[in-house]
Context: one part of a larger RNA
Molecule: small-subunit ribosomal RNA, central domain
Organism: uncultured prokaryote
Parts: sequence; structure tokens; C1' cells
RNA sequence: CUGGGCGUAAAGCGCACGUAGGCGGUUUAGUAAGUCGGAUGUGAAAGCCCUGGGCUCAACCUAGGAACUGCAUUCGAUACUGGCAAGCUAGAGUGUGGAAGAGGGAAGUGGAAUUCCAGGUGUAGCGGUGAAAUGCGUAGAUAUCUGGAGGAACAUCAGUGGCGAAGGCGACUUGCUGGUCCAAUACUGACGCUGAGGUGCGAAAGCGUGGGGAGCAAACAGGAUUAGAUACCCUGGUAGUCCACGCCGUAAACGAUGUCAACUAGCCGUUGGGGGGCUUGACCCUUUAGUGGCGCAGCUAACGCGUUAAGUUGACCGCCUGGGGAGUACGCCGGCAACGGUAAAACUC
Repeated sequence: CUGGGCGUAAAGCGCACGUAGGCGGUUUAGUAAGUCGGAUGUGAAAGCCCUGGGCUCAACCUAGGAACUGCAUUCGAUACUGGCAAGCUAGAGUGUGGAAGAGGGAAGUGGAAUUCCAGGUGUAGCGGUGAAAUGCGUAGAUAUCUGGAGGAACAUCAGUGGCGAAGGCGACUUGCUGGUCCAAUACUGACGCUGAGGUGCGAAAGCGUGGGGAGCAAACAGGAUUAGAUACCCUGGUAGUCCACGCCGUAAACGAUGUCAACUAGCCGUUGGGGGGCUUGACCCUUUAGUGGCGCAGCUAACGCGUUAAGUUGACCGCCUGGGGAGUACGCCGGCAACGGUAAAACUC
């Protein structure tokens, strides 16, 4: 030295699939690589340690022993791990029958509203604010009625409701498609878990090419406010927001909580299935998969978490190691660019 940690103090990769690797249910037989035991050889001497001896003592010198925790060979042991063989069904998966859902992508359709255009009615204001002004309006606005165009978003239903790995998903219809749950049973027979690299997906903004453009609106212009006002407020308004295809690859990508499995009091709600009961109901009981509230034990620095754990354990991965410098410089990789990824040091406190 063999460490302690990661909800909020530094620290869980944004999410998944998966290569190598690590780890892996149950029974029997045999093997004997790991593991354990014995023996033999070797492990130089000196030194360290122990017991004696010699210099008057000691340092020092000297004799013997022990040790040298190792390696090799050989003979054994067989519980566990590994390898081999044959099985099993509790993990995992497949089939059968049902169920819910804004899960995904495509095509089509609908109504309300805003804006604009044309026409009718109608006349002096409208709009906006804390108050105003810029702005619009006698070339007829605002208001109101009829018709039309076009784009975007889908009120109510709507719910700590649902679905999805995450990002995320909300009008309706159709066909295509992924996952999940439940019940009873049949089948496969460990086919599993995690996952360095890798690969894919990944809000918004941004970029490229071509469309589209109603509303909103960075930039920009004007009006106000103010000491100033490169803002907050107002009137306008271009990229953008929308579509197709291709990039970008980042977020307080959050549950600030990696994935999988097992175990550990309860109570109350809610969503989707199944079973049962009677008094057949807007009912009750029970079970299972989610999703919320509270709470015992336990944990926690506290806050809080508490069978959806931050409790008790196991497997595997990622990450942290005082603040600033800095998620920066340099180098490399990626990108059209913007920039992203990886990632220091001097110096300083």
C1' cells in the first nucleotide's frame, strides 16, 4: 500500500443496439487447468532474526539454527471455479387467445381563428399605452355581412392520464409498421446480464440545395421611457419558424439518481389486463403490469429517499480526486461552416 466516493458538496456517458472482455441457473458422470496437501531438488555466501562463542563491554568478528513466504518435478485430494459429456426447467425466448395506447412513418380529409383580396352596409375615427407617440384612416379605415385565397397550429375531450430507449409524441380517416401488458397452456433448453472500442437514434438553434411564407419574430428601423436606454413598453419588420433531401450532434438532453437481478412493514389514489363475490352497482374483494401521494425499518451531513430506494446485496460499465487558469491552449479526429470530441501546463490562491 491492498482507497473512498458519484440526487443537491467534484463525479452516471443524452439514449439504445452490440464486438472483445468480465460475470453467469440446476443435476449427474468423468477430467484435474485453477485451488489444497505431502515428498524431492533448488532457493550462493554475506546480511536480517534466534541461540551460543571471541576481543575487559559495545560496535565488530565468529559458530550453529531458523528464514528465504519462490520455482521446478512428482505423488495425492476433488468441495468450489474452469474445460468436456449427458440431462433439467425456476432465468431467457417462441407459439396460442385477448387488451390498451398523442409509439413510428405515408397518403388523404375537416372545422374554428388570424392575415390578405373582392364586393355590400356605414362614417370619423381606429390602434396602442402607466400615459403617449410613431403607425393606419375621407384615395373611406376601424366595425359589420357575403364570397374567395393561403399558411400554420389542432380549442373542448385532457387527467401527478397514455405511449416511447431517450430525444419526444395530441384534429379525423385509411392502409403499412415497432414495442408493451394479461390469461391459460404447449414448445426450445441457459440460448443469459453487462458492455472498452464500434454503430445507430438524438429537442431547439444553426448550415447547404430547392420550395413555401398566414401568424409570430432574432437582426434592423421608428416612437416612447430615461441622466443615458445600443433594453424592458409600443408601431413596423427580415432571416427563421413550415415542407423535401442532406449536414450539425449539442441542452438544467434532469428523476441533476447507469443497466440488470434478488431480498426487505404497510396505507391511500389512478391507468391497462385477469379472476372471484353478491345486494347486479357510479359496487366489493383479489391478482398482475405501470403511474402518483404518504409512511415503518434502514440509509443520509442535512434536505430527504423509503418494494418505482438514495435500504440490504451481487454482476458489469462510465465517471470524480481542492478553487482559478479551463472544458481553455497545442496536437489529433470529425464538420461546408458554425463548431463539436479528446484534453494539458506554466502561473496563482